[in-house]
Context: one part of a larger RNA
RNA sequence: CUGGGCGUAAAGCGCACGUAGGCGGAUUAGUAAGUUAGAGGUGAAAUCCCAGGGCUCAACCCUGGAACUGCCUUUAAUACUGCUAUUCUAGAGAUCGAGAGAGGUGAGUGGAAUUCCAAGUGUAGAGGUGAAAUUCGUAGAUAUUUGGAGGAACACCAGUGGCGAAGGCGGCUACCUGGCUCACAACUGACGCUAAUGCGCGAAAGCGCGGGGAGCAAACAGGAUUAGAUACCCUGGUAGUCCGCGCUGUAAACGAUGGAUACUAGAUGUUGGUUCUUUUGAUAGAAUCAGUGUCGCAGCUAACGCAUUAAGUAUCCCGCCUGGGGAGUACGAUCGCAAGGUUGAAACUC
Numbered sequence: 001c002u003g004g005g006c007g008u009a010a011a012g013c014g015c016a017c018g019u020a021g022g023c024g025g026a027u028u029a030g031u032a033a034g035u036u037a038g039a040g041g042u043g044a045a046a047u048c049c050c051a052g053g054g055c056u057c058a059a060c061c062c063u064g065g066a067a068c069u070g071c072c073u074u075u076a077a078u079a080c081u082g083c084u085a086u087u088c089u090a091g092a093g094a095u096c097g098a099g100a101g102a103g104g105u106g107a108g109u110g111g112a113a114u115u116c117c118a119a120g121u122g123u124a125g126a127g128g129u130g131a132a133a134u135u136c137g138u139a140g141a142u143a144u145u146u147g148g149a150g151g152a153a154c155a156c157c158a159g160u161g162g163c164g165a166a167g168g169c170g171g172c173u174a175c176c177u178g179g180c181u182c183a184c185a186a187c188u189g190a191c192g193c194u195a196a197u198g199c200g201c202g203a204a205a206g207c208g209c210g211g212g213g214a215g216c217a218a219a220c221a222g223g224a225u226u227a228g229a230u231a232c233c234c235u236g237g238u239a240g241u242c243c244g245c246g247c248u249g250u251a252a253a254c255g256a257u258g259g260a261u262a263c264u265a266g267a268u269g270u271u272g273g274u275u276c277u278u279u280u281g282a283u284a285g286a287a288u289c290a291g292u293g294u295c296g297c298a299g300c301u302a303a304c305g306c307a308u309u310a311a312g313u314a315u316c317c318c319g320c321c322u323g324g325g326g327a328g329u330a331c332g333a334u335c336g337c338a339a340g341g342u343u344g345a346a347a348c349u350c
Base pairs, nucleotide, nucleotide: 004321005320006319007304008303012318014201015200017198021194022193023192025088026087028085029084030083031082033081034080035077036076037075038074039073040072041071042070049065050064051063052062053061054060091191092188093187095185097182098181099180103177104176107173108172109171110154115149116148117147118146119145120144121143125136126135162169163168206247207246208245209244210243211242215241216240220236221235222234223233258317259316260315261314262313263312266295267294268293269292270291271290272289273288274287275286276285277284299306300305323350324349325348332343333342334341335340
């Protein structure tokens, strides 16, 4: 390099956008670059291979042939690929009409609950546990009523429901705004797919600066438990959790399953459309498109299982794997304020 692979054995980048590159629908004409055929030239000798011959054999040597699968020139062929030009509408886009949605940014606003503060009632406990104690309370707690403050999260609805590329998104209101689906035709006419480098987004924790701080809670303190208990349980409690701006760039970032297209039995649930039939109507039934679940045939799979949302049958493009440990370490490079991230070995060992 070829080959074989990537749900769970090693292996799909966390996700998108997109450059180069690779690949690319139907039709006609031209061209003849790739492609195919013929001819010519060249492809040194030796070596290799084949047939003979010479050293007593062999190695070795000699003679002849073949081969040197290549390159160049030339003459043809035109199915396929390329190129140039023409046409098309099935891919892709775009317009008109509808529709669903926790999609996103900033703004406003609501009620329940916890905590705290003030006041009233009221009196000896409260709290907590397996049992206790630390803790709070006669300086009046817990309980209860009223008023106030403040922060964070949004019960029920709520659903293998919805939306988003992924991360993710849930009180309500309006503004701004992205994507998607369905129906039907008029329009553009291959404008497409993928995507190295690159660029952007990216949970939680963490970091910088400035705010905020109710509850919860790493660290920490105390009480228990225990042989011990740097834990599990309890009482407290600081970073943090929240907001703004900036950084970090990682997760079992999972469907452990890259993207696109086409094809390949069905059954059943659900979400959003459309059409038809039925009904006074609510509705019911059928068909179809787009999602999302469960089961199941063929097929596939080491098995488990997957099975029109494929892990089936095929094509195109990208990424990745090559025994375990050493090791996602060292060194170098690069990014970062740091923590660290990315790239990423070897000796040695089994």
This is a predicted structure of a 350-nucleotide part of an RNA (small-subunit ribosomal RNA, central domain) from an uncultured bacterium. The full RNA is in RNAcentral, with records from ENA.